[in-house]
Context: one part of a larger RNA
RNA sequence: UGACGGGGGCCCGCACAAGCGGUGGAGCAUGUGGUUUAAUUCGAUGCAACACGAAGAACCUUACCAGAACUUGACAUGUCGCAGAUUUUUAUGAAAAUAAAAAGUGCUUUCGAGAAUGCGAACACAGGUGGUGCAUGGCUGUCGUCAGCUCGUGUCGUGAGAUGUUGGGUUAAGUCCCGCAACGAGCGCAACCCUUGUCUUUAUUUGCCAUCAUUCAGUUGGGUACUUUAAAGAGACUGCCGGUGACAAACCGGAGGAAGGUGAGGAUGACGUCAAGUCAGCAUGCCCCUUACGUUCUGGGCUACACACGUGCUACAAUGGUUAUGACAAAAAGUCGCAAGUCUGUGAAGAUAAGCUAAUCUCUAAACAUAGCCUCAGUUCGGAUUGUAGGCUGAAACUCGCCUACAUGAAGGUGGAAUCGCUAGUAAUCGCCGGUCAGCUAUACGGCGGUGAAUCCGUUACCGGGCCUUGUACA
Numbered sequence: 001u002g003a004c005g006g007g008g009g010c011c012c013g014c015a016c017a018a019g020c021g022g023u024g025g026a027g028c029a030u031g032u033g034g035u036u037u038a039a040u041u042c043g044a045u046g047c048a049a050c051a052c053g054a055a056g057a058a059c060c061u062u063a064c065c066a067g068a069a070c071u072u073g074a075c076a077u078g079u080c081g082c083a084g085a086u087u088u089u090u091a092u093g094a095a096a097a098u099a100a101a102a103a104g105u106g107c108u109u110u111c112g113a114g115a116a117u118g119c120g121a122a123c124a125c126a127g128g129u130g131g132u133g134c135a136u137g138g139c140u141g142u143c144g145u146c147a148g149c150u151c152g153u154g155u156c157g158u159g160a161g162a163u164g165u166u167g168g169g170u171u172a173a174g175u176c177c178c179g180c181a182a183c184g185a186g187c188g189c190a191a192c193c194c195u196u197g198u199c200u201u202u203a204u205u206u207g208c209c210a211u212c213a214u215u216c217a218g219u220u221g222g223g224u225a226c227u228u229u230a231a232a233g234a235g236a237c238u239g240c241c242g243g244u245g246a247c248a249a250a251c252c253g254g255a256g257g258a259a260g261g262u263g264a265g266g267a268u269g270a271c272g273u274c275a276a277g278u279c280a281g282c283a284u285g286c287c288c289c290u291u292a293c294g295u296u297c298u299g300g301g302c303u304a305c306a307c308a309c310g311u312g313c314u315a316c317a318a319u320g321g322u323u324a325u326g327a328c329a330a331a332a333a334g335u336c337g338c339a340a341g342u343c344u345g346u347g348a349a350g351a352u353a354a355g356c357u358a359a360u361c362u363c364u365a366a367a368c369a370u371a372g373c374c375u376c377a378g379u380u381c382g383g384a385u386u387g388u389a390g391g392c393u394g395a396a397a398c399u400c401g402c403c404u405a406c407a408u409g410a411a412g413g414u415g416g417a418a419u420c421g422c423u424a425g426u427a428a429u430c431g432c433c434g435g436u437c438a439g440c441u442a443u444a445c446g447g448c449g450g451u452g453a454a455u456c457c458g459u460u461a462c463c464g465g466g467c468c469u470u471g472u473a474c475a
Base pairs, nucleotide, nucleotide: 001475002474003472004471005470007469008468009467010466011465012464013463015459016458019422020421021420022419023418026314027313028312029311030310031309032308033307034305035304042053043052064300065299066298067297068296069295070294073125077124078123079121080120081119082118083117086103087102088101089100090099091098092097107114108113127289128288130287131286132285136283137282138278139277140276141274143272148187149186150185151184152183153182154163155162156161167178168177169176193266194265195264196263198234199233200232201231202230203229207224208223209222212221213220237260240254241253242252243251244250316415320374321373322372323371324370325369326368333362334361337356338355341352342351343350344349381412386407387406388405389404390403391402392401428451429450430449431448432447433446434445
């Protein structure tokens, strides 16, 4: 000087408390451990692994296993020779592949040849998701959006170092003020950026409709007020008033205002810590394999199942279930696509087909409201499981897809110890969309809107963190 203390002081955070809803019990989905297996590919392992890499394992993916094949190779560059590109068919085979047959004679040209393609030869080489994340780059997690981490000059100290950065106030903040052997500065904080909340101007179509006509309908004429859209501005700065304070910084209250003291949300992550994670995203040193640890293919596996754990979904019902009718979004996506409408089907869906490369067309709500039934029961709750019959995607749904109809109708009556999230348009609850994608195991992930609470007395103690101080046989 740090680090540590079941030392002290001050302070903060959904850290506790006050509340609301969960997890832990059930069924299922999914990940992991374990076990099993020919293989169940590999990685991630306290917080910070476990719906994580994987924004989608039937084949492919795929790295694993069994079998069948290849050896300059599936891929790249270089040398030489031959052919002619290319397309189709047949035989054997599980396919890769092997063997034959037919059609064809391309492009540029100085007619020598060349480009591209295929085959053959020999070698330089290719190739490796093989090892090492404790050899590395890059990227990422975490403490933590915590308020810290440092430097120059000066001063003090033999020196390590100290000072500044401590102190008195204050702040979300090393934020600002005052003081001070310090004076300044940098990386962080804040601001600048994006979204959102108010207004103005401009623009007025594909959007909108107050006034005038018109229509089943903003449908058409018309208009560009309003809504919306999208560009530019305005607006909030403790600016104003009162009080407190040290005449300061600031704090408390008020006015005006759409918004008030960081308005709300996001992006943004200092010096560093954990030899944290990743050689399987990529790159890369070294080591290793080279008729195999490389490459191709078929089939299987990654989906196994006495069990254990994590994360979720659906429930256990009446603030509910069910039937009928009626209403209101936002944000996305769409031509190998979204598909209206009509017809068929109980339905999944099928047939046909308008429009739309989109403010034009399409995809589009549920909770909710009204009326009826159910009346506390393992039920008109709950939907697992299983059977049968179908639909869709795709060469192909046996291992191993999704959906529909009928039948079946399991556990489950609110969950022990323990434990998680959340302070406002938040929690809770309700649906909608997207990426990946032929299809899907999505209940995941990322967004979007609808309805919409309760509580915060407070900081003694728990957890984590910051500053000062103290002890130490630790570095």
RNAcentral holds the full RNA, with entries from Greengenes.
This is a predicted structure of a 475-nucleotide part of an RNA (small-subunit ribosomal RNA, 3' major domain) from Ceramium diaphanum.